[in-house]
RNA sequence: CCAGUUGGUCGGACGACCGCGCCAUGUGUGAUUUAUCAUACGGGUGAGGAAAGUCCGGACAUCACGGAAACACGGUGCCGGGUAACGCCCGGGCGGAGCAAUCCGACGGAUCAGUGCAACAGAAAGAUACCGCCUUUUAAGCUUGCUUAAAGGGUAAGGGUGAAAUGGUGCGGUAAGAGCGCACCGCUCGUUCGGUAACGAACAGGCACGGCAAACCCCACCGGAUGCAAAAUCACAUAGGGGCCCAUAUCUGGUGUUUCCGCCGGGGGCUCGGGUAGAUUGCUUGAGGGGUUUGGUAACAAGCCUCCCAGAUGAAUGGUCGUCGGUGCGCAAGCAUCACAGAAUCCGGCUUACAGACCAACUGGUACU
RNA sequence: GCCGGCUUAGCACAGGGGUAGUGCAGCGGUUUUGUAAACCGAAGGUCGGGGGUUCAAAUCCCUCAGCCGGCA
Numbered sequence: 001c002c003a004g005u006u007g008g009u010c011g012g013a014c015g016a017c018c019g020c021g022c023c024a025u026g027u028g029u030g031a032u033u034u035a036u037c038a039u040a041c042g043g044g045u046g047a048g049g050a051a052a053g054u055c056c057g058g059a060c061a062u063c064a065c066g067g068a069a070a071c072a073c074g075g076u077g078c079c080g081g082g083u084a085a086c087g088c089c090c091g092g093g094c095g096g097a098g099c100a101a102u103c104c105g106a107c108g109g110a111u112c113a114g115u116g117c118a119a120c121a122g123a124a125a126g127a128u129a130c131c132g133c134c135u136u137u138u139a140a141g142c143u144u145g146c147u148u149a150a151a152g153g154g155u156a157a158g159g160g161u162g163a164a165a166u167g168g169u170g171c172g173g174u175a176a177g178a179g180c181g182c183a184c185c186g187c188u189c190g191u192u193c194g195g196u197a198a199c200g201a202a203c204a205g206g207c208a209c210g211g212c213a214a215a216c217c218c219c220a221c222c223g224g225a226u227g228c229a230a231a232a233u234c235a236c237a238u239a240g241g242g243g244c245c246c247a248u249a250u251c252u253g254g255u256g257u258u259u260c261c262g263c264c265g266g267g268g269g270c271u272c273g274g275g276u277a278g279a280u281u282g283c284u285u286g287a288g289g290g291g292u293u294u295g296g297u298a299a300c301a302a303g304c305c306u307c308c309c310a311g312a313u314g315a316a317u318g319g320u321c322g323u324c325g326g327u328g329c330g331c332a333a334g335c336a337u338c339a340c341a342g343a344a345u346c347c348g349g350c351u352u353a354c355a356g357a358c359c360a361a362c363u364g365g366u367a368c369u
Numbered sequence: 370g371c372c373g374g375c376u377u378a379g380c381a382c383a384g385g386g387g388u389a390g391u392g393c394a395g396c397g398g399u400u401u402u403g404u405a406a407a408c409c410g411a412a413g414g415u416c417g418g419g420g421g422u423u424c425a426a427a428u429c430c431c432u433c434a435g436c437c438g439g440c441a
Stems, first nucleotide, its partner, number of pairs: 001365010012324007020046004025042007048340001052351002055349005060227004065262007073223005078092005093107001094105004108218002114216002116212002130159002132155010167185006186207001187205002190203005231281004241272006251266004288307008325338005370440007379393004387424001396410004417433005
């Protein structure tokens, strides 16, 4: 200097003028109900790193149900740790991609529980012989050791089909072959050692227990339902209305289902019609942010100090001008352009979108010293 | 803000691992004086986009886009 990987920060700045929402905090003013409401000026504060998708986990709220057991349905899936919790994060193991830094993995079980699928092709897809190879007998030919035909035996190494053909490669051996034997891999119903564990190494061994579980399923663990439009309070209004069905005290209802026990209630379902849908709370002090110390490989945890940083409700956080800044083109003047995109109960994650700028570390290549 | 569905030929919809179906419309033919009806034939498909599992995906899983409905 070029290429790449990982992590972090910003994602416009300043000034002027005008205009908004919240806080009633300082000084005032007005209303009236002694307390509250409204408001002027001053002061403070006001969209994200994804506010998005609504994919996960919760906090919180309500359902009088509570306890015990079983089941259904759904979710997660290597090991250990973190966290309020998670399908998230950190570290490690194994496998894969890459020269590497690094990145990715729906990563338990297919013998020790079963069922199922593999179309077409191919002889055959849980056990086989299409072409082949070797050999025995018989017959014929002739080049006397070969060829052809029939019947029988042995074989699965070679060829073909296929995604996959009953462990792989090589050597030996055999009539020809085969773990038949050996070496190296692969495998383990085994042993020892290391590690908390996943797992790794060594030895020994029989050479056999193919693939698919994002197939049904088995195993381990987790899960009540609904959701701020939840819910609570106040006010107002209507028709405390009508019809049908079920049940009726040994019955029925009580937020996944069933059973048992206890407790509470006397109803439950469908439908027609009418009225209302207003105000206040919930509403932002939090599993909160920042700095630092200690422990830990890290995620993170604890201590100390410090800060208050939207709370709207037809929906605020803006408009105009000027100067600067970034990027591209250009000798320059200058021209063009500056991303994705806006809170709505709150928080921790994941995923997706994103013009560009800066910082740090690491890997590979090239050149010089 | 939250909850639930859908996307397959020009249109309306089936299909749930083995390589795409029906009806209507359109095109051609038969029939008819002619049209309609009826009958016959062929054609028409990135199964919303991308990624993954699998030998194989419209179908199974993840993610993105668009459309529709509900809550008070």